[in-house]
Context: one part of a larger RNA
RNA sequence: UGACGGGGGCUCACACAAGCGGUGGAGCAUGUGGAUUAAUUCGAAGCAACGCGCAGAACCUUACCUGGGUUUGACAUGCACGGAUGCACCCGUGAAAGCGGGCUAUGCUGCCUUCGGGUGAAACGUGCACAGGUGCUGCAUGGCUGUCGUCAGCUCGUGCUGUGAAGUGUCGGGUUAAGUCCCUUAACGAGCGAAACCCCUAUCGUUAGUUGCCAGCGGUUCGGCCGGGAACUCUAGCGAGACUGCCGGCGUUAAGCCGGAGGAAGGUGGGGAUGACGUCAAGUCCUCAUGGCCCUUAUGCCCAGGGCGUCACACGUGCUACAAUGGCGGCUACAGAGCGACGCGAUACCGCGAGGUGGAGCAAAUCGCACAAAGGUCGUCUCAGUUCGGAUUGGAGUCUGCAAUUCGACUCCAUGAAGUUGGAAUCGCUAGUAAUCGCGUAUCAGCCACGACGCGGUGAAUGUGUUCCUGAGCCUUGUACA
Repeated sequence: UGACGGGGGCUCACACAAGCGGUGGAGCAUGUGGAUUAAUUCGAAGCAACGCGCAGAACCUUACCUGGGUUUGACAUGCACGGAUGCACCCGUGAAAGCGGGCUAUGCUGCCUUCGGGUGAAACGUGCACAGGUGCUGCAUGGCUGUCGUCAGCUCGUGCUGUGAAGUGUCGGGUUAAGUCCCUUAACGAGCGAAACCCCUAUCGUUAGUUGCCAGCGGUUCGGCCGGGAACUCUAGCGAGACUGCCGGCGUUAAGCCGGAGGAAGGUGGGGAUGACGUCAAGUCCUCAUGGCCCUUAUGCCCAGGGCGUCACACGUGCUACAAUGGCGGCUACAGAGCGACGCGAUACCGCGAGGUGGAGCAAAUCGCACAAAGGUCGUCUCAGUUCGGAUUGGAGUCUGCAAUUCGACUCCAUGAAGUUGGAAUCGCUAGUAAUCGCGUAUCAGCCACGACGCGGUGAAUGUGUUCCUGAGCCUUGUACA
């Protein structure tokens, strides 16, 4: 100087408390351990591994296994030699990859040309340098990332103090979300952080008026449909607006705090992006790059099939439920944000349905995906393992795709399991939040998505406290630790 303490003081945080909803019990989905296996590829390991890498494992992917093949190679560059030999095409064999053979009848092939040919490019073959490796080492590394933590800290120059390590500044009194600001002061300044600058959102003005809008006027097939309008909504550019600016109180006359006015918004308005010095030899050599080591007729490469999907069991994360604030049936209302040409696909017709036929319109404020659902209303069920719940299984189908057996999703009929609110324990959340309801997108032929990331609809309760648990910051104290 740090680190640590079942030392002290001050302070903060969904840390506890107050409350709401869960997990832990059931079934299923998914990840992991273990077991199994020819292989069940590899990595991730308390928080910070375990719906994680994977924003899509039937083949491919794929790194694994078995078998079949291949050796200048699937890919790059260069050299030497060959010679017009080459490729498409055809035949045999084969699971394919490949291997062997045929054909110049047909198609493709640069430049120069005296049309004789020359040159050798691309391609092919042989040979040599070399390629190749998701092989090892993340404890050799770069880059990127997680975490403490959006915590308020981490430092420097000069000066001063100390023999020195170092201290001071950065401490103290207030204050703040904040080393934020004020005052004091052997310190005076400065930097990286905090804040601000950036984006979205909440209000208003202005510009613009189509594909969006429709108040008033006219028409109308009653559809903003047409004439028209530029008001309103909206769209998207530019501006305004919030600064403790104003008032009162408190405070040291300060920083600031409390209350109030005005205001769409009030003291950081809400949300995002943004992550200091460093810590964990944290993670990643399987994104990529890269040192070293290793393989080189194989640890490289190609192919077929299998595996990554196994299953006594254990754990994590989720979904669906156990019902009446509910289930089922009929009618009926209101979003936002997205996506669409190898695409989205209306009306119509067929099918109980998944879907099919067909192809209007749309490179989309125009057309489509696209009926939002919870909600409202009417009816029914009457507390039961049920008209709850939907697992499992049998049958019949649809779609994608070369191909759904291992191993896809969906539909219909039948079946109708566990489950009656979950032990010890444990998680999230302070407001448009929790809870609840649906919608969209990436990946993607399809999809094991109940995942992830977004979007809106409905919309609470509780707390104004800091004794305790957990973590963190500052000051201080002890130490046989570094």